Transfer RNA from a Nanobdellota archaeon, 71 nucleotides, folded computationally.
Model confidence (mean pLDDT): 83 of 100.
It matches the Rfam family "tRNA". The family's RNA type in Rfam is transfer RNA.

[in-house]
RNA sequence: GCGGUUUUAGUUCAGUGGUAGAAUGCGAGGUUCCCAACCUUGAGGCGCGGGUUCAAUUCCCGCAAGCCGCA
Numbered sequence: 001g002c003g004g005u006u007u008u009a010g011u012u013c014a015g016u017g018g019u020a021g022a023a024u025g026c027g028a029g030g031u032u033c034c035c036a037a038c039c040u041u042g043a044g045g046c047g048c049g050g051g052u053u054c055a056a057u058u059c060c061c062g063c064a065a066g067c068c069g070c071a
Base pairs, nucleotide, nucleotide: 001070002069003068004067005066006065007064010024011023012022013021018054026042027041028040029039030038047063048062049061050060051059
């Protein structure tokens, strides 16, 4: 330099053109003599820029970063 792949919550991962979910972690409350466990509840996210579309996390282009391969 070329090609492929990935980027979603603090972390690990789903998901899909029409309101973005789980587990775990975190805050609050309950239960308990206390802790752990358990129950209820809350906050928190689609890498960046542009395009297509009534509507983009999803499709297209570019950029950035990680990984793999080729040279």